[in-house]
RNAcentral holds the sequence, with entries from ENA. Predicted 3D model of a 74-nucleotide RNA (transfer RNA) from a Patescibacteria group bacterium. Its Rfam family is "tRNA". The family's RNA type in Rfam is transfer RNA. Rfam's curators write: Transfer RNA (tRNA) molecules are approximately 80 nucleotides in length. The coordinates come from a structure-prediction model, not an experiment, and the mean pLDDT is 81.
RNA sequence: GCCGCUAUCGUCUAGUGGUCUAGGAUAUCUGGUUCUCAUCCAGAAGACCGCGGGUUCGAAUCCCGCUAGCGGUA
Numbered sequence: 001g002c003c004g005c006u007a008u009c010g011u012c013u014a015g016u017g018g019u020c021u022a023g024g025a026u027a028u029c030u031g032g033u034u035c036u037c038a039u040c041c042a043g044a045a046g047a048c049c050g051c052g053g054g055u056u057c058g059a060a061u062c063c064c065g066c067u068a069g070c071g072g073u074a
Base pairs, nucleotide, nucleotide: 001073002072003071004070005069006068007067010026011025012024013023018057028044029043030042031041032040050066051065052064053063054062
């Protein structure tokens, strides 16, 4: 240089065009339970989906470019 894969709450992840300005787990916070802690139970807050553009009535999702990471190749 070329080719491929990946990028979504703090972390791990679901999602494959339309009640998804986004669900779950864990962590955090609050309350309950407990003599206390842990466990357990209930609740809360937390991501406009790496960045920019395009297609579409509608994009996390499809297309193009870029950035970062991983792998392959001369």